[in-house]
RNA sequence: GAUAAACGCUGGCGGCGUGCUUAACACAUGCAAGUCGAACGGAUUGGCAUAUUGCAAAUCGCAAAUCGUAGUAAUGCGAUAAGUGACGAGCGCCAUGCCAGUCAGUGGCGAACGGAUGAGUAACGCGUGAGCAACCUACCCUCAAGACCGGAAUAACUCCGCGAAAGCGGGGCUAAUGUUGGAUGAUAUCCUGAAGGUGUAUACCUUGGGGAUGAAAGAUGGCUCUGAGCUAUCGCUCGAGGAGGGGCUCGCGUCCUAUUAGCUAGUUGGUGAGGUAACGGCUUACCAAUGCUUCGAUGGGUAGCCGACCUAAGAGGGUGUACGGCCAUACUGGGACUGAGACACGGCCCAGACUCCUACGGGAGGCAGCAGUGGGGAAUCUUGCGCAAUGCCCGCAAGGGUGACGCAGCGACGCCGCGUGGGCGAUGAAGGUCUUCGGAUUGUAAAGCUCUGUCAAACAAGAUGAAUCUGCACCCUUAAUAAAGGUGCGGGAUGACGGUACUGUUAGAGGAAGUCCCGGCUAACUCCGUGCCAGCAGCCGCGGUAAGACGGAGGGGGCAAGCGUUGUCCGGAAUUACUGGGCGUAAAGAGCGCGUAGGCGUUCCGAUAAGUCGGAUGUGAAAGCCUUCUGCUCAACAGAAGAAUUGCAUUCGAAACUGUCGGGAUUGAGUGCAGGAGAGGAGAGCGGAAUUCCCAGUGUAGCGGUGAAAUGCGUAGAUAUUGGGAGGAACACCUGUGGCGAAGGCGGUUCUCUGGCCUGCUACUGACGCUGAGGCGCGAAAGCUAGGGGAGCAAACGGGAUUAGAUACCCCGGUAGUCCUAGCCGUAAACGAUGGGCACUAGGUGUAGGAGGUAUUGAUUCCUUCUGUGCCGCAGCUAACGCAUUAAGUGCCCCGCCUGGGGAGUACGGUCGCAAGGCUGAAACUCAAAGGAAUUGACGGGGGCCCGCACAAGCGGUGGAGCAUGUGGUUUAAUUCGAUGCAACGCGAAGAACCUUACCGGGGUUUGACAUCCCGCUGACAGUCUUGGAAACAAGAUCUCCCCUCUUGUAGGGGCAGCGGGACAGGUGGUGCAUGGCUGUCGUCAGCUCGUGUCGUGAGAUGUUGGGUUAAGUCCCGCAACGAGCGCAACCCUUGCCCUUAGUUGCCAUCAGGUUAUGCUGGGCACUCUGAGGGGACUGCCCCGAAAAACGGGGAGGAAGGUGGGGACGACGUCAAGUCAUUACGCCCCUUAUAUCCCGGGCUACACACGUGCUACAAUGGCCUGUACAAAGGGUUGCCAAGUCGUAAGACGGAGCCAAUCCCAAAAAGCAGGCCUCAGUUCAGAUUGGAGGCUGCAAUUCGCCUUCAUGAAGGAGGAAUCGCUAGUAAUCGUGGAUCAGCAUGCCACGGUGAAUACGUUCCCGGGCCUUGUACACACCGCCCGUCACACCAACCGAGUCGGGUGCACCCAAAGUCGCUGGCCCAACCCUUGACAUCUUUGAUGUCAAGGGAGGGAGGUGCCGAAGGUGUGCUCGGUACGGGGGGUG
Repeated sequence: GAUAAACGCUGGCGGCGUGCUUAACACAUGCAAGUCGAACGGAUUGGCAUAUUGCAAAUCGCAAAUCGUAGUAAUGCGAUAAGUGACGAGCGCCAUGCCAGUCAGUGGCGAACGGAUGAGUAACGCGUGAGCAACCUACCCUCAAGACCGGAAUAACUCCGCGAAAGCGGGGCUAAUGUUGGAUGAUAUCCUGAAGGUGUAUACCUUGGGGAUGAAAGAUGGCUCUGAGCUAUCGCUCGAGGAGGGGCUCGCGUCCUAUUAGCUAGUUGGUGAGGUAACGGCUUACCAAUGCUUCGAUGGGUAGCCGACCUAAGAGGGUGUACGGCCAUACUGGGACUGAGACACGGCCCAGACUCCUACGGGAGGCAGCAGUGGGGAAUCUUGCGCAAUGCCCGCAAGGGUGACGCAGCGACGCCGCGUGGGCGAUGAAGGUCUUCGGAUUGUAAAGCUCUGUCAAACAAGAUGAAUCUGCACCCUUAAUAAAGGUGCGGGAUGACGGUACUGUUAGAGGAAGUCCCGGCUAACUCCGUGCCAGCAGCCGCGGUAAGACGGAGGGGGCAAGCGUUGUCCGGAAUUACUGGGCGUAAAGAGCGCGUAGGCGUUCCGAUAAGUCGGAUGUGAAAGCCUUCUGCUCAACAGAAGAAUUGCAUUCGAAACUGUCGGGAUUGAGUGCAGGAGAGGAGAGCGGAAUUCCCAGUGUAGCGGUGAAAUGCGUAGAUAUUGGGAGGAACACCUGUGGCGAAGGCGGUUCUCUGGCCUGCUACUGACGCUGAGGCGCGAAAGCUAGGGGAGCAAACGGGAUUAGAUACCCCGGUAGUCCUAGCCGUAAACGAUGGGCACUAGGUGUAGGAGGUAUUGAUUCCUUCUGUGCCGCAGCUAACGCAUUAAGUGCCCCGCCUGGGGAGUACGGUCGCAAGGCUGAAACUCAAAGGAAUUGACGGGGGCCCGCACAAGCGGUGGAGCAUGUGGUUUAAUUCGAUGCAACGCGAAGAACCUUACCGGGGUUUGACAUCCCGCUGACAGUCUUGGAAACAAGAUCUCCCCUCUUGUAGGGGCAGCGGGACAGGUGGUGCAUGGCUGUCGUCAGCUCGUGUCGUGAGAUGUUGGGUUAAGUCCCGCAACGAGCGCAACCCUUGCCCUUAGUUGCCAUCAGGUUAUGCUGGGCACUCUGAGGGGACUGCCCCGAAAAACGGGGAGGAAGGUGGGGACGACGUCAAGUCAUUACGCCCCUUAUAUCCCGGGCUACACACGUGCUACAAUGGCCUGUACAAAGGGUUGCCAAGUCGUAAGACGGAGCCAAUCCCAAAAAGCAGGCCUCAGUUCAGAUUGGAGGCUGCAAUUCGCCUUCAUGAAGGAGGAAUCGCUAGUAAUCGUGGAUCAGCAUGCCACGGUGAAUACGUUCCCGGGCCUUGUACACACCGCCCGUCACACCAACCGAGUCGGGUGCACCCAAAGUCGCUGGCCCAACCCUUGACAUCUUUGAUGUCAAGGGAGGGAGGUGCCGAAGGUGUGCUCGGUACGGGGGGUG
């Protein structure tokens, strides 16, 4: 993009289309094929007429009786009226005739069309083009001729009978355009045979002769002299031709499968016969043995084919619904009949299945016609109207029939069109949503004002579609004013759709919008909810608390009466590559050759015209597509014209190329001659070295083996060594990216046989060539069969080691095998992972074999050339790597092979093999990758170079003890929280008794302990006191404000405070994985990058690599790089030397004074020191090394020498490292509580484990006495002197000091002297008891110190492990922060003061280069197989069930054909008899009887569907169980 669609949500109107894709499943009901009375006999209805015979309204009379009236009454009159007479419209029965209709039947035509469906069919079925010299054709048209004379039946009807029905039988009558005999007759058919001509041909054409066979039907109208006839129309017969329709034949085209390779007996051909409309094995008898097939036969699967339709730029690919052409089918299978036509959808017969009726004896049926029903299914309509139109059938016609068709109905199923309103309208309303709280957006959208009137609604009016027909006139035709055909004018009738389309009027925005999407692809974004849940998803992928991806909402985007989803097809996909791909490493070159078919093939001449090219002709149906025009208001749709239909056939031409034929050529190919090299092959000999074994000698205790060992061998004499012998296998050196071979492969030497190759010469052949599907052969090792052989080696196996184990690696043994002969196997990383051939396209340099030339006396060198074999390299190619005259370059020819990974080179089948196994070779299922090359990292029990207290060399520790401290664990009401390898654990914490404090228990408070604002009330609050209480707090008492203004008040305003209310406070609640900031770590490691340029398709590289050098990416040199930045270094602080300057609180050399003594005083500032500023060090100088430089080594000078020592300073980044509990901050959560206050408790627990420390274990020591020397700090809530008291802690005391002034303050180790004498001690000090001191509201849980007493473990610390390279380690003391008090911790200070470093192999960490990689969360990576569990598909499987199909046989319906037909039969023929007529020795006719011809029933034979039996093949279902595979 498309769709015969379906599903979800939604749905206003119209036009045109379209609608069982599934069960060719089963069907109720109605309709879908009839028509003709001008073919026929009847029946029947109506009308008319005639005749016969009945009934009878109305009308006109008479009138019983009753009633009314008049009358006394009789009776009269009047009304009604039974009954009755006349007349008789009209009606009816029977008969006849005529007219008009209807009906069953005979007869004719039609029913073989139209309509449906797609089961079957891989086929001359379809398409296309040809052919029939091998054919048929009703109706229609044209032409020619004709239609004469007879006969016999039969349905209907009637009578009888059988049956439930369907239906059937028998007797009798009758007609025809039914049927039949005879006549006539041809250019028909057959036989015969003559002449001429044509054709490729069985043949055909023309002209003429003879013989045989052999046809017909009437109907209606008109005219007429009623007698025959004449005439018109429609029919009938024979023949010729046409048109249209059909039959048959052929070329070409027409799906998948070779895991289907052979098929075929009527099969292939011939002859005779039969059959058909016709050719033909179509059928049959006989004869022959063919015919088809790798150019795919046969088999299996699937399928109606085409015009066309969809898609595509095209080529292609897919489809075959509707419309049109063809075919096939009609419940399933078989069969024929009738007919012009059928093997017949709404016909027949038989068989089968199914359904229905039945009286159980029998019958009936076939919607894949139109509607409709059930069923199936995701799914597909009305049991409508009409023959008005178009068409078909019948008919002379009128007309009849027609579910064809024309219309309507249902379904948004599709296409097309229209509408759901237009304009104005900003306080940008309200509401919604979001918000940075300002606003934004929905949004001119709405409201409001105004306008229009499509569609829908109502009313009114209202079509085209209709011509046939008929009248007249004319034309044509004709003998004709018949008929037929045509034109014009006039007239009348006919419409299902439909009161529809269209038009007008009315009113009024009124009745008419949804659906999908918004992470990327892909147009469109936010909030909330949810929290790997619920869910989404076409692919990638979203969701684990801030989701633009889930769900909702707001907003937005797309399309729109539809929108989305699903299915299917094409496209994109050059992803099957014809157009238009590949095969070194991504999938892909067969292991190698020989060679068949096939494909391809040098040069010249001539011919030809198959291919090729051009012209013409025919065809390529219509519809469709395309162009133009036209008709519906437009469009869809429809009509007309054109173009196109790329094809096929015929024909005419061209002759370059290909092919074919003929003739030449020599360069391809081959032969010959002369030479040459070689592990080329086969066979038979021969040789030496070595191993092993045997024999003998010498000789003695080991040998052998390994990382180290052991097994093993050896005193029965090994190993070693000497001599002799046996046997097998392999051939050192030569030996070489050397040679040969097609590959596998080939290596001592000699001989024999033998293949190929190279060079030179250019004599010969004359395209003989290349490739090669199948096929055939060769083919390492291992393996197999049989027989030999067997020295060494050596699977299996045994033993010894190693190891957690060790079915291995190592060792000692050792059998197949390795060797030979004969035969299998047929595979390898059979590799150059590169098929073969030919040609072309820069070079350079080796090497092997030949030939030529030049120079030379020559060896030899050099040059050229051919063949082979290597390396390097240009162009070119390649994804890159790389290839590059030995191509992976440029071309041509041929073969093989590939098409995502796994499943799987597996299963099944076939085939080969003795087996092992080989060859061929899938699918289900599953994944979204698998893979190649290169890049950057990271990693390596890879390599190179180099650093670091990294190892080593040393010193001292830790790990053992006791204690301190932190952590884990456990416990607990709570033991708050965090930190967790290095890089947590004397860490946050520079100091938990209360506080801190975050935890627990209990008791309180709720605008709050704290901030800001607003409103209302009060005027204070605070403080003090009382009561309760553990306190917080509660209750009460007391005390009670300030400023300004005025109208002086219970006033107003302001400030402040309290109470009440509202906003809000508060949170050490969560998230360090939402964050800022800060910090740790790699690491003070030397690295990390950028701009421009260059290289590369690109990632990226280069620079930054290399050679040196350095602590250093430090510097130098080189270099497609040149520069630059962050790091390094330096600049900063401190320390070490000197100088200048300044000297108080510091100092005191000189001078003076004073003291027992002291810089104590005057004085001085020289020195020390203090603190401010300078100098100094830069490889600057010398020597050596480095070719130069950088730099290194040594030296001088110097306080200091090669960054002098130390510190601060930490690149790009890594670890989602640490911290929400320092603080800040997003989001979430709590709000009489997760906030806040108070008291008490806890953080201090204690079986245990770990880290960090302190003190020790002693004599380099402990204790006692004496004595010497620091630095750096701190001090007013402070440091605190002297002095006094106390054993001491400490107390009293109070001088001095806000500090170079006073104090803390004693430095300690050290030094001198003394005691202790190796012991659990005069070591060590834990623990415990007593007594004290200090701080503090308070030392019980839970502080520190003193003293007396007590006196534990511990005698140098296992595995393991830490620090340190010089003023360092070790050791000694001092100070400070925190702090009321509390230090073994932390930070800082000085004193004493070592040892060692050969060196870089190893351990750890790091830097640079390089290499491999299947890693990239980056080796703490990735990943293999078994086992366990769950699920899935496939395979095998004793079997079992079903479908399809082959073969053989049995039974055999209907039916055609054959045979028979003793039974039956009207026509025709013959004979006999009777009768009749006549043209009378006869003919004709009628009747009867007999015979014949002919036909038939019946019987029978062949074939024959279904059925049955047996046996194969094949496909599928299912199965105990089995083995493997996939996923989790």
Record summary: This is a predicted structure of a 1528-nucleotide RNA (small-subunit ribosomal RNA) from an uncultured bacterium.